[in-house]
Context: one part of a larger RNA
């Protein structure tokens, strides 16, 4: 490269926006670049193929013919693709009405609990464990009551509930703000899909500067356990966890399943919005759209399983894989304050 693949065997970029590019709805007319037909020229010789011939045969050689997927020019066709042109509304989008939501940001407020401080009551223990000890306590602890301080997190509601592209988001109130969905018409008229590079977002830990520090807690110290115990258990405890600003850019960043569109039995939950029926009204019942679960046919699968939220049937675009180890390492480059990240081999070996 031609292939075959990517849920679990190697393989979907953590996620999005988007440049180039690739691909692209219905229809009118034109054009003739792609496409198709014909003709002419060319396509050296040798070789291959066919026929005939020469060495006693053959290999080999000679003569003739055919072929030569290609290229150029001319003539022609117009279905499809492209280009130009006009139109359309079903793809896409805009406007209007409506409800749902831990979507994001900022500020403020609240109660429970832990800890600490002050004061009261009160006295000998408390704490902790498998059992203990380290530890705290007669300088009055633990317990209990009242008051105060401060930080962090928001019990119940809470739900295979909701929202978000992913990471993720959970007390209450206000302000600012994004998206999705349902309904009804009107409008624009293919404005679309994907997306190499690129740009942005991106848990936790970690880093820089400044704050904050209740609880928890790497490191560390001590007590136990043990043959040992640099652990598991216990008592302490510093970074950190929190805030602001700036970095880092990783993860079992998982549905281990890229995005978009269309099609292909059903059944049953939950959730948001609507229609019908019913009713005083809400339920009940039937039904449409969006989301989220479970079960299950066809089909698929190595099996497990997937199954209208596909891993089914197809099309388009991107990413990735190609035996194990060496190795996601070395070297180089780019990025980073650093930690390190991204890109990414080979020798050798099985």
């Nucleotide at each position: 490269u031609u292939g075959g693949g990517c849920g679990u065997a190697a393989a979907g970029c953590g996620c999005a926006c988007g440049u180039a590019g690739g691909c692209g709805g219905u229809u009118u007319g034109g054009u003739a670049a792609g496409u198709c037909g014909g003709a002419u020229g060319u396509g050296a010789a040798a070789g291959c193929c066919c026929a005939g011939g020469g060495c006693u045969c053959a290999a080999c050689c000679c003569u003739g013919g055919a072929a030569g997927u290609g290229c150029a020019u001319c003539c022609g066709a117009a279905a499809c693709u492209g280009c130009c042109u006009g139109a359309c509304u079903u793809g896409a989008g805009u406007c209007c009405c409506g409800g749902a939501g831990a979507g994001g940001g900022u500020g403020g407020u609240g109660g429970a609990a832990u800890u600490c401080c002050u004061g009261g009551u009160g006295u000998a223990g408390a704490g902790g464990u498998g059992a203990a000890a380290u530890u705290c306590g007669u300088a009055g602890a633990u317990a209990u009551c009242a008051g105060g301080a401060g930080g962090a997190a928001c019990a119940c509601c809470g739900g295979u509930g909701g929202c978000g592209a992913a990471g993720g988001c959970g007390a209450c109130c206000a302000c600012c703000u994004g998206g999705a969905c349902g309904g009804u018409g009107a409008c624009u008229g293919a404005c679309g899909c994907u997306g190499a590079g690129g740009u942005g977002c991106g848990a936790a830990a970690g880093c820089g500067u400044g704050g904050g520090g209740a609880g928890c807690a790497a490191a560390c110290a001590g007590g136990a356990u043990u043959a040992g115990a640099u652990a598991c258990c216990c008592u302490g405890g510093u970074a950190g966890u929190c805030c602001a600003c700036g970095c880092c850019g990783u993860a079992a960043a998982c549905g281990a399943u890229g995005g978009a569109u269309a099609c292909u039995a059903g059944g049953u939950g939950c959730u948001g919005c609507g229609g019908g029926u019913a009713u005083u009204g809400a339920c009940c019942c039937c039904u449409g759209c969006g989301g989220u679960g479970c079960c299950g046919c066809c089909g698929c699968u190595a099996a497990c399983g997937c199954a209208u939220u596909a891993a089914g049937u197809a099309u388009c675009c991107c990413g990735c894989c190609u035996g194990g180890g060496a190795a996601g390492u070395a070297c180089g480059g780019c990025c980073g304050c650093a930690a390190g990240g991204c890109u990414a081999a080979a020798a050798c070996u099985c």